Predicted 3D model of a 92-nucleotide RNA (Glycine riboswitch aptamer) from Imhoffiella purpurea. The model forms 90% of the base pairs in the Rfam consensus. The prediction has a mean pLDDT of 78. It was read from a public genome assembly, where an Rfam model found it.
RNA sequence: UCAUGUUCCGCGGGAGAGACCGGCUCACGAAGCCGGCGCCGAAGGCGCAACACCGCCCGGAAUCGCUCAGGCAAAGGGACCGCGGAAAUAAC
Repeated sequence: UCAUGUUCCGCGGGAGAGACCGGCUCACGAAGCCGGCGCCGAAGGCGCAACACCGCCCGGAAUCGCUCAGGCAAAGGGACCGCGGAAAUAAC
């Protein structure tokens, strides 16, 4: 001096799947709790091929897999994407 990478902030976009059934509470509401059946994957979490190591273990990605958690009107949340801004750095 400074990102096309990283993190954070603001704005915009952003999918799927029961407004399911029974009981209780109640502010009588699509709310809360308990139980039952069905379903979804894109918070988070967990699993791993190549590769690496090699005596094993350990390491090792995703929008893939699992469905623990979460979710199944709207709102909210939301991986991820775009734009703008900030910070610390890499390289030089």